Large-subunit ribosomal RNA, domain I from a Candidatus Roizmanbacteria bacterium, 544 nucleotides, folded computationally.
It was read from a public genome assembly.
Rfam family: Bacterial large subunit ribosomal RNA.
The source organism's lineage runs through Bacteria, Bacteria candidate phyla and Candidatus Roizmaniibacteriota.
Context: one part of a larger RNA
RNA sequence: CUUAUGGUGGAUGCCCUGGUAGUUUGGGCCGAAGAAGGACGCGUGUUUAAGCGCGAUAACAACGUCGAGUCCUUAAACAGACAUUAUUAGACGUUGGUUUCCGAAUGGAGCAAUCCUCUAUCCAGUAAUGGAUGGAAUUCUGGUCGCAAGACCGGAAAGGAGACCUGGUGAACUGAAACAUCUAAGUAACCAGAGGAAUAUAAAUCAUAACGAGAUUCCGUUAGUAGCGGCGAGCGAAAGCGGAGAAGCCUAAAUCAGAUACCUUUUGGUGUCUGAGGUUGCGGGACCACAAUGUGGGUCUAUUUUUGAUAGAAGAAUGCCAUGGAAAUGGCAGCCAUAGACGGUGAUAGCCCCGUAUUUGAAAUCAAAAAUAUACCCUAGUGGCAUCCCAAGUACCACGAGGCACGGCGACCUUGUGGGAAGCUGGGUCGGUCACGAUCCAAGGCUAAACACCCAAACUGUCCGAUAGUGAACUAGUACCGUGAGGGAAAGGUGAAAAGUCCCCCGACGAGGGGAGUGAAAUAGUACCUGAAACCAUUAGCUA
Numbered sequence: 001c002u003u004a005u006g007g008u009g010g011a012u013g014c015c016c017u018g019g020u021a022g023u024u025u026g027g028g029c030c031g032a033a034g035a036a037g038g039a040c041g042c043g044u045g046u047u048u049a050a051g052c053g054c055g056a057u058a059a060c061a062a063c064g065u066c067g068a069g070u071c072c073u074u075a076a077a078c079a080g081a082c083a084u085u086a087u088u089a090g091a092c093g094u095u096g097g098u099u100u101c102c103g104a105a106u107g108g109a110g111c112a113a114u115c116c117u118c119u120a121u122c123c124a125g126u127a128a129u130g131g132a133u134g135g136a137a138u139u140c141u142g143g144u145c146g147c148a149a150g151a152c153c154g155g156a157a158a159g160g161a162g163a164c165c166u167g168g169u170g171a172a173c174u175g176a177a178a179c180a181u182c183u184a185a186g187u188a189a190c191c192a193g194a195g196g197a198a199u200a201u202a203a204a205u206c207a208u209a210a211c212g213a214g215a216u217u218c219c220g221u222u223a224g225u226a227g228c229g230g231c232g233a234g235c236g237a238a239a240g241c242g243g244a245g246a247a248g249c250c251u252a253a254a255u256c257a258g259a260u261a262c263c264u265u266u267u268g269g270u271g272u273c274u275g276a277g278g279u280u281g282c283g284g285g286a287c288c289a290c291a292a293u294g295u296g297g298g299u300c301u302a303u304u305u306u307u308g309a310u311a312g313a314a315g316a317a318u319g320c321c322a323u324g325g326a327a328a329u330g331g332c333a334g335c336c337a338u339a340g341a342c343g344g345u346g347a348u349a350g351c352c353c354c355g356u357a358u359u360u361g362a363a364a365u366c367a368a369a370a371a372u373a374u375a376c377c378c379u380a381g382u383g384g385c386a387u388c389c390c391a392a393g394u395a396c397c398a399c400g401a402g403g404c405a406c407g408g409c410g411a412c413c414u415u416g417u418g419g420g421a422a423g424c425u426g427g428g429u430c431g432g433u434c435a436c437g438a439u440c441c442a443a444g445g446c447u448a449a450a451c452a453c454c455c456a457a458a459c460u461g462u463c464c465g466a467u468a469g470u471g472a473a474c475u476a477g478u479a480c481c482g483u484g485a486g487g488g489a490a491a492g493g494u495g496a497a498a499a500g501u502c503c504c505c506c507g508a509c510g511a512g513g514g515g516a517g518u519g520a521a522a523u524a525g526u527a528c529c530u531g532a533a534a535c536c537a538u539u540a541g542c543u544a
Stems, first nucleotide, its partner, number of pairs: 001541002004538004013529001014493002018464002020461009029160002037102003040055004044079003049074003060096007067088001069082003107116003117136008138157008164195001165193005175182001179230001205213002217244005227235002248446003251391001255276009281424001283390004287384004296378004301373010312360003318333005334351002336340001343353002396419008406431001426441005480487002500528001503515004
């Protein structure tokens, strides 16, 4: 070096109760009536541990649906107990009850799951004392009492939620091949707050330049375009168009009425409160005149109906022969199908099982829609007039800052300091400014849906298949590491069925092995499917 047989090792193949990415439907806050999260116990004993459920009533009660076995699982055996056709063991669902101790933790304290106290009522005890059930934190707020301090009786808050949302504060590494404007990025982080969504929202909007559009939000496109930029690195729209979804409203003021306070010589004036009125830009409203008592819509509650959710029920149709350890395979001959989805069964099953299509079902709780009824709320026109009203330290200006894709000479939005209007013959915008033209009406407020995230159920994948896929297919946020914040694994597969090797032998009453037996197979023996290579032996050869 070659041959053969083994050992070691755990690649590869095959597998999937685990992951991953989504779709559809439904649901979305919990908490002083003590949450989230835990500690300690309970779930018959032998019997510890982990998981799951529960709370000293530790699988308790009622109701409904199943139901012949049950005393939770890993997890078998023995003992004991309950039930066995039911006045019902046990399981599932709905609704209740109980719910130790810690924890916002709230009577005081504390090294969390412990210790100690006061007080009202009751019980035991001769008493000392012990026991049971309540109450006793703080802040804000309403009421009563009180001169006040304060006391008493009520109400609210706090804390949690690893995602999503709004607001406030707000980096650096990095990139620019260095670095300072710039970028990373209004990201991370911190703080505050809310909801099942949040925000935004009914034009002082946009606009292709003149026809027009008509709240907001989200998606696609416009478009890596127009632009911004040590014109570097990079940043990066909008209108419009196509879709999802569509919904619009209420105040302030003018004017009128009432109450009340003050002023006033008076019929009065001013202020405050309440009610009526009124809500917009082809301007609107008040006011004056006329007309009308109708139409349409919404909310709460109750009832009814329908549908659905939370347990379920019924549910078609196959035999023989061959091979084989085993038939679902092959052959022959049939059947069902509104069911030939999936999965299982000793190999590949429409007709064996679970199911599936379809039909059907709720005592109890919940959801949606519709109808009806009561109550309440909202909603309209025509003409005239040119007297009154139409949101002020506001618009706007100067300087400074920020936001807009826009780093600025400049438009727009927000704002610090200073100045500071008009009043419909008015005011804002149309990217310097002016004119003309077009368009809209700021300085008050509310508003569902479409959009984000999480959870559940069902389903899907030219996704993964145990060094992959979640960190986790297994006792996984476990073991282990760290004072701590925190870090964080490895580890799947006998067989159809344990049938898991009775018995004999060697050995130390071992380990391990040889027979025998089981099995289709034991080179499938629990160090268990397959069992590659490196590496190590033995066997037979070759070679300098």